[in-house]
RNA sequence: UGACUCCGGCUGGGAGAGUCCUCGUCGACAGCGACGUCGCGGGGCGCCGAAGGGGCAACAUUCCCCGUCAACCUCUCAGGCAUCAGGGACCAGCCGGGACAG
Numbered sequence: 001u002g003a004c005u006c007c008g009g010c011u012g013g014g015a016g017a018g019u020c021c022u023c024g025u026c027g028a029c030a031g032c033g034a035c036g037u038c039g040c041g042g043g044g045c046g047c048c049g050a051a052g053g054g055g056c057a058a059c060a061u062u063c064c065c066c067g068u069c070a071a072c073c074u075c076u077c078a079g080g081c082a083u084c085a086g087g088g089a090c091c092a093g094c095c096g097g098g099a100c101a102g
Stems, first nucleotide, its partner, number of pairs: 001102001006097008018045001020044005026039004046081003052077001053075003060068002
């Protein structure tokens, strides 16, 4: 001096699944009224999984056993299921930090 890797930040990309049923009160629209439409809130069933969370194998470790050990695998607690918004593992680029090989 010091690339890749590692940590943090910024930017961009980034999937899946019901605008289902029902109730409510409130607001808006329409209306003589009933009914209806949209929004909001509650409940029910169905569904998704790539924040987070839980679970497990082999190899390895050990004389042996136990134990330890991963995931975009799995469970769906959480979260989510029209559009918008938000979130989003992961990928790319840039910036900063640290450091090994050389």
Record summary
The RNA shown here (Glycine riboswitch aptamer) has 102 nucleotides and comes from Phytoactinopolyspora alkaliphila. The prediction has a mean pLDDT of 78. It matches the Rfam family "Glycine riboswitch aptamer". Rfam describes the family as follows. This family represents the bacterial glycine riboswitch. Glycine riboswitches usually consist of two metabolite-binding aptamers domains with similar structures in tandem. The aptamers cooperatively bind glycine to regulate the expression of downstream genes.